Predicted 3D model of RNase P RNA and transfer RNA as a complex of 436 nucleotides. The coordinates come from a structure-prediction model, not an experiment, and the mean pLDDT is 76. Rfam match: Bacterial RNase P class A. Its family is annotated with ribonuclease P activity, tRNA processing and dimeric ribonuclease P complex in the Gene Ontology. Rfam classes the family as a ribozyme.
RNA sequence: GGACAGACGGUCGCGGGUUUCGCAAGAGACGCGAGGAAAGUCCGGACACGGUAGGACACGGUGGUGGAUAACGUCCACCGACCUUUGAUUGCAGGUUAGGGCUUAGUGCCACAGAGAGUUAGACCGCCGAUGGUUACGUUUUCGCGUAACACAGGCAAGGGUGAAAAGGUGCGGUAAGAGCGCACCGCAUGCUUGGUGACAAGCAUGGCUUUGGUAAACCCCACCGCGUGCAAGCGCAAGCAGUUCUCGGUUUGUUUCGGCAAACGUCCUUGUCCGAGGAAUGAGAACGGGUCGCGUGCAAAAGUUUGCUGGCAACAGUAGACGUAGAUGAAUGGCCGUUCACGACAGAAUCCGGCUUAUCGUCC
RNA sequence: GCGAGAUAGCUCAGGCGGUCAGAGCGUCGGAUUCAUAACCCGGAGGUCGAGAGUUCGAGUCUCUCUCUCGC
Numbered sequence: 001g002g003a004c005a006g007a008c009g010g011u012c013g014c015g016g017g018u019u020u021c022g023c024a025a026g027a028g029a030c031g032c033g034a035g036g037a038a039a040g041u042c043c044g045g046a047c048a049c050g051g052u053a054g055g056a057c058a059c060g061g062u063g064g065u066g067g068a069u070a071a072c073g074u075c076c077a078c079c080g081a082c083c084u085u086u087g088a089u090u091g092c093a094g095g096u097u098a099g100g101g102c103u104u105a106g107u108g109c110c111a112c113a114g115a116g117a118g119u120u121a122g123a124c125c126g127c128c129g130a131u132g133g134u135u136a137c138g139u140u141u142u143c144g145c146g147u148a149a150c151a152c153a154g155g156c157a158a159g160g161g162u163g164a165a166a167a168g169g170u171g172c173g174g175u176a177a178g179a180g181c182g183c184a185c186c187g188c189a190u191g192c193u194u195g196g197u198g199a200c201a202a203g204c205a206u207g208g209c210u211u212u213g214g215u216a217a218a219c220c221c222c223a224c225c226g227c228g229u230g231c232a233a234g235c236g237c238a239a240g241c242a243g244u245u246c247u248c249g250g251u252u253u254g255u256u257u258c259g260g261c262a263a264a265c266g267u268c269c270u271u272g273u274c275c276g277a278g279g280a281a282u283g284a285g286a287a288c289g290g291g292u293c294g295c296g297u298g299c300a301a302a303a304g305u306u307u308g309c310u311g312g313c314a315a316c317a318g319u320a321g322a323c324g325u326a327g328a329u330g331a332a333u334g335g336c337c338g339u340u341c342a343c344g345a346c347a348g349a350a351u352c353c354g355g356c357u358u359a360u361c362g363u364c365c
Numbered sequence: 366g367c368g369a370g371a372u373a374g375c376u377c378a379g380g381c382g383g384u385c386a387g388a389g390c391g392u393c394g395g396a397u398u399c400a401u402a403a404c405c406c407g408g409a410g411g412u413c414g415a416g417a418g419u420u421c422g423a424g425u426c427u428c429u430c431u432c433u434c435g436c
Stems, first nucleotide, its partner, number of pairs: 001365004006340007014033002017030005035346001039357002042355005047230004059226005064078005079099001080097005100221002106219002108215003124160002126156003131153002133150007168186006187209001188207008234297004243288006250265006266282002269279003304323008341344001366436006374390004383421001392408004414430005
C1' cells in the first nucleotide's frame, strides 16, 4: 500500500419485491435486504425549481508545470525546495510539501533585547590612527625632517556582543586598520544560446550585489473558477373549510306597484327508533379554479460492479463478455440453537454519485 | 440541509499577531466591630476546547477533530 470485516447449518421474526389461491380480509411459495467508512458535512458534481441578452463591479474560493476527470481544494506524472542516509559534499534511493507575486504597483508589521531593524542603516566593546593635531626625543642657526608616545579629530566594519533576522559566503591578495577594494570558486540578478509541450535545467557573457532582509495561512496585485436555493428541491392526485357560477325551492294566510316580500306549516340536525312534545339552524344539490390534511411520485439501470484484451510511465480511457445489487417514513438486517476458529473492532442507508478527513479487534498478501 | 460559539469556580472583554492574558461576582488573608454583614486593603486562581501547520513569535491566521446552542 492492497484485500477481508467471523464461517457453515437449522429455526423464529422484521422491511420491500415477484407470483399462486381467494369476492375480500388474508394465506402460501420464491428471491432480495447496509458500509469501508453508510459518520463528519469539509470540497466537487448530477438532478430540480426560481432568475437570466451579455458583461462589469462587489464578494467568496483556488494557486509550481503537464495530464486525468462530469467536476474538484481530488488523483497521476514531472519540476523546485526541505528532511533521512554521510565526518562532510555530490549523486542514487526513500519520504514530506497550502509551492503565483515583497515588486522599474502601493501599503502595513518586524515586540523585547540591541549602538543600529529596513533607510544605499548603524558604531557599544573593539581594530587602526596612514592623514591632521598635541607632547617628548634626535638632528639642525632656523624653516623643516626623522623616531616614539597619546587616542584629540578622524578612518573601519574584520572580530566580539544583541537578536528569528545585522545588507552575499570561503580563500588569497591588498591595507595604517579594513572593506567586492581586486582576483578565484560558490551563491544571486540580468541578458543570450541550447534542451524540454512546460515548470525548469545546462552553458556562456555581464554586473561587484545595485532596482537591496523577512512576512501575502497581512491588506493587496495577477491568473483562473464560482448565479441563488436545496429532495422539507420539485411534480401529480386530492377529503374538509372558504370562494365563484348554475339548477331546484312545495302548501296556506296576509300584503302588493303582480316582480315579489313577510309569517306559519314544511325541510334539515338532535333527544336510540315510531307517535307526541321540546330545542337549534334557514336553504338543498351540482359544477369550477386554486389548494390544506393526506396519498403517490421524485426513488435507484447508476459518470454502476466485475473479468479479459488494447492504449498510456501512471491516474485513466476504449472495447468484448458476465452480473442486475436495500429503498424505509416512527423508519426494516435481529434473537435462539449446533459445529468450528483467531472468540469478532469501528459502527446503521434516508435523493444519488466522485473525493477528502476522522474512527476501527484482528487476519492474509 | 444550514448557521453561530468554546477564555479564571460563574458571567463576559480582548481592533489589522508581540510585555496583553484582563474586568465584575465569587474565594482566601488582613483591617474595622462586642460579634456578623456591608465598606476598605492585599493575594491566589488560566497549557485561552483538543491536535497539527504558517510565522522569529499564535488567545488572535489556516486546516482537522470534539462538544454545546440555534434555524